[in-house]
RNA sequence: UUCUCAUCGAGAGAGGUGGAGGGACCGGCCCGUUGAUGCCUCGGCAACCGCGUUCAUCACGCUGGUGCCAAAUCCGGCAGACCCCCUUGUGGGGGAGUUCUGGAAGAUGAGGU
Numbered sequence: 001u002u003c004u005c006a007u008c009g010a011g012a013g014a015g016g017u018g019g020a021g022g023g024a025c026c027g028g029c030c031c032g033u034u035g036a037u038g039c040c041u042c043g044g045c046a047a048c049c050g051c052g053u054u055c056a057u058c059a060c061g062c063u064g065g066u067g068c069c070a071a072a073u074c075c076g077g078c079a080g081a082c083c084c085c086c087u088u089g090u091g092g093g094g095g096a097g098u099u100c101u102g103g104a105a106g107a108u109g110a111g112g113u
Base pairs, nucleotide, nucleotide: 002112003111004110005109006108007107008106013042014041015040016039017038021031022030023029025077026076027075028074043069044068045067048065049064050062051061052060053059073105078102079101080100081099082095083094084093085092086091
């Protein structure tokens, strides 16, 4: 770099530094000079891997390797479910976009390349 699998409505902030954008992309909506994002220190959350208990475990414990600590992955993006039109048709087009389902994209872990 890329592939596979699992998970993503829970949870967890203080200080220092620094000085303008930040929340991946696009639209929305938020955060930010009352100092954000980032970085450092300390603290914390969680339990994917790991270690231990166990005959064994999808159970329990520990926290060594990661990860995480505004907002549901902040919400949506594509498709279907709904409505209308055309059509021989299981096809095509348009509307709504509240809710649900699936997907895409992204993030994290584990394994492979």
This is a predicted structure of a 113-nucleotide RNA (SAM riboswitch aptamer (S box leader)) from Anaerolineaceae bacterium UBA4775. Its mean pLDDT, the model's own confidence on a scale to 100, is 83. The source organism's lineage runs through Bacteria, Bacillati, Chloroflexota, Anaerolineales and Anaerolineaceae. It was read from a public genome assembly, where an Rfam model found it. Rfam family: SAM riboswitch aptamer (S box leader). Rfam describes the family as follows. The SAM riboswitch is found upstream of a number of genes which code for proteins involved in methionine or cysteine biosynthesis in Gram-positive bacteria. The family is grouped with related families in Rfam's "SAM clan".